[in-house]
Annotation
Predicted 3D model of a 74-nucleotide RNA (transfer RNA) from a Minisyncoccota bacterium. Taxonomically the source falls in Minisyncoccota (Bacteria, Bacillati). Rfam family: tRNA. By type it is a transfer RNA. Rfam's curators write: Transfer RNA (tRNA) molecules are approximately 80 nucleotides in length. The coordinates come from a structure-prediction model, not an experiment, and the mean pLDDT is 80.
RNA sequence: GGGCUCGUAGCUCAGUUGGUUAGAGCGCUUCGGUGACAUCGAAGAGGUCUCCAGUUCGAGUCUGGACGAGCCCA
Numbered sequence: 001g002g003g004c005u006c007g008u009a010g011c012u013c014a015g016u017u018g019g020u021u022a023g024a025g026c027g028c029u030u031c032g033g034u035g036a037c038a039u040c041g042a043a044g045a046g047g048u049c050u051c052c053a054g055u056u057c058g059a060g061u062c063u064g065g066a067c068g069a070g071c072c073c074a
Base pairs, nucleotide, nucleotide: 001073002072003071004070005069006068007067010026011025012024013023019057028044029043030042031041032040050066051065052064053063054062
């Protein structure tokens, strides 16, 4: 330098053929519970879906570019 895959919550990841409100598990906070913890139960907080444009009535999803990560070729 070229090619491929990927970027969604603090972490690991779903998200269907573009559609009405963006989710799960773990973690975190509060409460219940306990002598006190843990397990368990209930409630809650936490996201400009990496960024910039484009297409569209509508984009996490499609297109182009940038940045970053991994793998391969040279």